[in-house]
RNA sequence: GGGCCUGUAAUUCAAUGGUAGAAUGCACCCUUGGCUGGGGUGAUAUCCGGGUUCGAGUCCCGGCAGGUCCA
Numbered sequence: 001g002g003g004c005c006u007g008u009a010a011u012u013c014a015a016u017g018g019u020a021g022a023a024u025g026c027a028c029c030c031u032u033g034g035c036u037g038g039g040g041u042g043a044u045a046u047c048c049g050g051g052u053u054c055g056a057g058u059c060c061c062g063g064c065a066g067g068u069c070c071a
Base pairs, nucleotide, nucleotide: 001070002069003068004067005066006065007064010024011023012022013021018054026042027041028040029039030038031037047063048062049061050060051059
């Protein structure tokens, strides 16, 4: 330098173009004499900029970051 893949919550992963969810973690409440455990409630996310579309996490283009292969 070129090809391919990936980018979603604090972490690990979902999501046929149609309300962005789960688990763990975190905060609060209940349970306990206290901790652990259990139950309930809540906050937190689509890498960035454009395009297509009534509607984009999803499709297209460019960039950025990471991985992998070739040189």
Overview
A computed fold for a 71-nucleotide RNA from a Candidatus Pacearchaeota archaeon, annotated as transfer RNA. The sequence is in RNAcentral, with records from ENA. Its Rfam family is "tRNA".